[in-house]
Order: sequence, then C1' cells, then structure tokens
RNA sequence: AUAGAGGCGCAAUUGUCAUCAGUAGUAUGAUCGGAAAGCUUUCGCAGGGCGUUGAUCAUAUGAAAGGGGCCGUUGCCGAAGCGAAAGACCGCGAAUCUUUUGCUGGGCAUCCGGAUAAGAUCCGGCUGACUGUCGCAUUGGCGGAGAGCUAU
Repeated sequence: AUAGAGGCGCAAUUGUCAUCAGUAGUAUGAUCGGAAAGCUUUCGCAGGGCGUUGAUCAUAUGAAAGGGGCCGUUGCCGAAGCGAAAGACCGCGAAUCUUUUGCUGGGCAUCCGGAUAAGAUCCGGCUGACUGUCGCAUUGGCGGAGAGCUAU
C1' cells in the first nucleotide's frame, strides 16, 4: 500500500406503519374583555416594519413537521458517536457546515442525568456479564486498545 474479519455491526435513504392528536387550525354559537393579539427567520431573544381585535366554553370538521418501528436499497468496519477550540452564517445565542484536537473495539442490560409530546427513541456516565482481537500465563485466568488485528 492492497484485501479482509468482529455482528441484534455503523450510518444514510425511498416506501410503509403507528405516534404526534381528536392536538394546531377552520366554521357556527355563547360568554368575558375592550386596541392587545398576531405576522415578518431553520428556532429563540432583541430591534425594525406591517397590523387590530383577543380569551374561554360547546358543537362540527380536522392536519403537518420533527422524532420513531419495519421491509428494501446504498455506502462502509473510527464504520460512527460524543466533547473542546477556531472559522463560515448571524444583531446575540442555538441548530447546520468546515478545520484542528481529545475519548470510545462492539452490541446488550439495570441504574443515574439530559433531549423530546412521549413508558418510543437518541445522547452521556457508572456497573455487569457476553463477544471479537492481540499479549502474558496454563487446566483455567489476567491485561491492553482500532494509529489495533489478520493475509499478501
């Protein structure tokens, strides 16, 4: 340098399904109130502009996005995820993207914390056994890390 292996392996994505939710919104009616509400962006705050009607209840109607499960497909095995710093975007912050750098072999489970509408799911941490790999031992264990391991 090339090619590979770990297995409920990693990530992306079309389709589909549930959830979101009988929620937001819309229509009608009633009550209360009396110039606010609201709109303008990926989200929030500030500022500016536009703009004047709002709240509650009842009835009828009634979504979507994000997140998620499954089949398939694609790319792969630091796959990928997380943290920090700088830059881009911006009035500020978050999200997103790029670069540098640090941690984590992998999946699973209990618990703790965070995100979220959420008992789903995701992220982080401790612990536990399992599993792949190498090293040291040898009758049954110990230890290391992917910049590793195997083959050429």

Model confidence (mean pLDDT): 79 of 100. Predicted 3D model of a 152-nucleotide RNA (Lysine riboswitch aptamer) from a bovine gut metagenome. RNAcentral holds the sequence, with entries from MGnify. It matches the Rfam family "Lysine riboswitch aptamer". Rfam's curators write: Riboswitches are metabolite binding domains within certain messenger RNAs that serve as precision sensors for their corresponding targets.